Bacterial small signal recognition particle RNA from a Dehalococcoidia bacterium, 100 nucleotides, folded computationally. The coordinates come from a structure-prediction model, not an experiment, and the mean pLDDT is 76. Of the family's consensus pairs, 93% are formed in the model. Its Rfam family is "Bacterial small signal recognition particle RNA". Rfam classes the family as a non-coding RNA gene. The source organism's lineage runs through Bacteria, Bacillati, Chloroflexota and Dehalococcoidia.

RNA sequence: GAAUCGGUCCUAUGCGACAAUAUCCGGCUAACCCCGCCAGGGUCGGAAGACAGCAACGGUAACCCGGUAAUAUUGGGUGCCAUAGGAGUGCCGAUUCUGA
Numbered sequence: 001g002a003a004u005c006g007g008u009c010c011u012a013u014g015c016g017a018c019a020a021u022a023u024c025c026g027g028c029u030a031a032c033c034c035c036g037c038c039a040g041g042g043u044c045g046g047a048a049g050a051c052a053g054c055a056a057c058g059g060u061a062a063c064c065c066g067g068u069a070a071u072a073u074u075g076g077g078u079g080c081c082a083u084a085g086g087a088g089u090g091c092c093g094a095u096u097c098u099g100a
Base pairs, nucleotide, nucleotide: 001097002096003095004094005093006092007091008090009086010085011084012083013082014081015079016078018075019074020073021072022071023070024067025066026065027064034059035058036057042051043050044049
């Protein structure tokens, strides 16, 4: 000095961490426009009873709060991870050859 291979560069796919959200668990939570049960009172009835139904009580939904394992979705200057393809002769490494 040359050649070959690989890395660095780009793209795609996959996997794992990280973050957010959701599912999940718990809590709170409805004067009335949720449910149940409806004292009192009201309506109908000769009566027996029936009807509607406020307060109270119980339950539950959305919202909100908390939780931390798993799952799902999304994301990237995540990993110097894996695979494939591309770019490049710019840099680095290895091997071989040639010359001084």